The prediction has a mean pLDDT of 84. The part of an RNA shown here (large-subunit ribosomal RNA, domain I) has 538 nucleotides and comes from Porphyromonas sp. COT-239 OH1446. The RNAcentral record of the full RNA draws on ENA and SILVA.

Context: one part of a larger RNA
RNA sequence: GGCAGACGGUGGAUGCCUAGGCUCUCGGAGGCGAAGAAGGACGUGAUAAGCUGCGAUAAGCUGUGGGGAUCGGCACAUACGAAUUGAUCCGCAGAUUUCCGAAUGGGGCAACCCAGUACAUUGAAGAUGUACUACACCGCAGAGCGGUGAGCGAACGUGGGGAACUGAAACAUCUAAGUACCCAUAGGAGAAGAAAACAAAAGUGAUUCCCUUAGUAGUGGCGAGCGAACGGGGAUUAGCCCAAACCAAUAAUGUUUCGGCAUUAUUGGGGUUGUAGGACUACGAUAUGGACUUAUAUUUGAUAGAGGAAUGACUUGGAAUGGUCAAUCAUAGAGGGUGAUAAUCCCGUACUCGACAUUGAAUUUAUACCUAGUAGUAUCCUGAGUAGCGCGGGACACGAGUAAUCCUGUGUGAAUCUGGCGGGCCCAUCCGCUAAGGCUAAAUACUCCCGAGAGACCGAUAGUGAACCAGUACCGUGAGGGAAAGGUGAAAAGAACCUCGAACAGAGGAGUGCAAUAGACCCUGAACCCGUCUGCCU
Numbered sequence: 001g002g003c004a005g006a007c008g009g010u011g012g013a014u015g016c017c018u019a020g021g022c023u024c025u026c027g028g029a030g031g032c033g034a035a036g037a038a039g040g041a042c043g044u045g046a047u048a049a050g051c052u053g054c055g056a057u058a059a060g061c062u063g064u065g066g067g068g069a070u071c072g073g074c075a076c077a078u079a080c081g082a083a084u085u086g087a088u089c090c091g092c093a094g095a096u097u098u099c100c101g102a103a104u105g106g107g108g109c110a111a112c113c114c115a116g117u118a119c120a121u122u123g124a125a126g127a128u129g130u131a132c133u134a135c136a137c138c139g140c141a142g143a144g145c146g147g148u149g150a151g152c153g154a155a156c157g158u159g160g161g162g163a164a165c166u167g168a169a170a171c172a173u174c175u176a177a178g179u180a181c182c183c184a185u186a187g188g189a190g191a192a193g194a195a196a197a198c199a200a201a202a203g204u205g206a207u208u209c210c211c212u213u214a215g216u217a218g219u220g221g222c223g224a225g226c227g228a229a230c231g232g233g234g235a236u237u238a239g240c241c242c243a244a245a246c247c248a249a250u251a252a253u254g255u256u257u258c259g260g261c262a263u264u265a266u267u268g269g270g271g272u273u274g275u276a277g278g279a280c281u282a283c284g285a286u287a288u289g290g291a292c293u294u295a296u297a298u299u300u301g302a303u304a305g306a307g308g309a310a311u312g313a314c315u316u317g318g319a320a321u322g323g324u325c326a327a328u329c330a331u332a333g334a335g336g337g338u339g340a341u342a343a344u345c346c347c348g349u350a351c352u353c354g355a356c357a358u359u360g361a362a363u364u365u366a367u368a369c370c371u372a373g374u375a376g377u378a379u380c381c382u383g384a385g386u387a388g389c390g391c392g393g394g395a396c397a398c399g400a401g402u403a404a405u406c407c408u409g410u411g412u413g414a415a416u417c418u419g420g421c422g423g424g425c426c427c428a429u430c431c432g433c434u435a436a437g438g439c440u441a442a443a444u445a446c447u448c449c450c451g452a453g454a455g456a457c458c459g460a461u462a463g464u465g466a467a468c469c470a471g472u473a474c475c476g477u478g479a480g481g482g483a484a485a486g487g488u489g490a491a492a493a494g495a496a497c498c499u500c501g502a503a504c505a506g507a508g509g510a511g512u513g514c515a516a517u518a519g520a521c522c523c524u525g526a527a528c529c530c531g532u533c534u535g536c537c538u
Stems, first nucleotide, its partner, number of pairs: 001537009015523001016487002020458002022455007029447002031152002039100003042055003046078001050074002061094006070082003105114003115133007135149006156187001157185005167174001171221001197204002208235005218226002239439003242383001246269010274417001276382004280376004289370002294366002297363007305353003311326005327344002329333001335347003388412008398424001419434005474481002494522001497509004
């Protein structure tokens, strides 16, 4: 030095575990904010660095309801206190709530600096305290008063802008894609929506969403690709209001024979559609229904909670929930904990019950509000720089194509119910509808958040980046990037005391414990690597 065996060190794999995650389901909630938010800075404890809570009333103050013996958060120690005259704790309502932050008196390098006006402390100066003092818009009785807005927030919605990589095996039309991203803005949903719609010789009857029709018809350097609709089946259902004609009031203007008349503006009544409707004229009625507002009452939820059945012995063991024997309850044998595996030990579970206060929903009643007919057809009304058309674009599954339909930058420019639009160039017949004003619940989308529950999801190199004081430490001028790190034991019983040692290092005894090769670098403790001893070989 090698090989083998034994015993160790190192190391932290593996096994077991879970305090944390992930994906969903059901229900709730779907906002917070000038009454100052979200988010922070600084404070606040007997001792107090951090986290949590709170705000100069500062781990808290008040009221009220629950609850019933301990309590002074994490945090296991000391001291000092509180509590059956009901504390701590939990629910509801309130008080306080420094400074920054939309930040709003002015400024500013956020958490700081400096003011004005009124009042007060003192009559003055100075200082201090309290209140007010930003901007935009709207309204009004207008040097003022009142109201609204501003900012934040995970996704979902609508609108305005809008890529490229990529694919086409290159690339330009095309695709990716109206995607990503930016901006504006709304709500618990949003958008859309009551036919100038579809259809086809039969009919349907607002919108939205799902399944299908169908990868069909089409479109397409007819390449890559893109890709409907009618119809059918479901979810959910709900319809309405103006403008105008006509009537009137008020005001102004014009005119006047001062009686009025006309025009304009505002307001009220009226009226709302395609078997055309309405005005107008004549006749007639006070019914029916309602999706909305407020209030009342009732019911039922939410925000604390209450009651809640039934087991013993022996045995192994450190410990019984295990084993054996004998029992019990069950509208409860879900789950968790307890020194090993517990329906009957504990918390619970099934079931039943409960609210001073705050609050959701449903229903009833009342009030306000809205809501109807018949006949006649002479006259009047029925949305104009609109429809259409030319040129240029865009949207439609549809790339200019036979290209209808929708939107419009530009130019032009109708008709008026004997009117007008559509049915995929265009024309005719036929059929359908009634544009150029507006509102509208449900079925649909989403989940920052709250409660309950589930998993052929993970189990510490996994699962969130984060099971642990993590968006931390650390890196970067900055935008930004971004970790590692879980486990003693049933219980600290966390090793009194002694010895060696310089020792608060470490070790050996002693003691605790079932166990200390469970000793805090603490469950298990693999491999690599490093030793000690013994044997053999060189």
It matches the Rfam family "Bacterial large subunit ribosomal RNA".